[in-house]
RNA sequence: GGGGCAGUAGCUCAGUUGGGAGAGCGUUGCACUGGCAGUGCAAAGGUCAGGGGUUCGAGCCCCCUCUGCUCCA
Numbered sequence: 001g002g003g004g005c006a007g008u009a010g011c012u013c014a015g016u017u018g019g020g021a022g023a024g025c026g027u028u029g030c031a032c033u034g035g036c037a038g039u040g041c042a043a044a045g046g047u048c049a050g051g052g053g054u055u056c057g058a059g060c061c062c063c064c065u066c067u068g069c070u071c072c073a
Stems, first nucleotide, its partner, number of pairs: 001072007010025004019056001027043006049065005
């Protein structure tokens, strides 16, 4: 320098018709318990890497950029 893959909640990751932004763990509150642990219920938590484009509508399609991993040279 060129090709490929990945980037979504604090962490690990789902998300296929283009129309609801989610799960587990963690955090906080409440309940059960003498207490701890544990379990249940609830809540908080999001620039879907950044920018632009297409579209009535984009996490999802197209272009550029950034970061990480990997292959080739």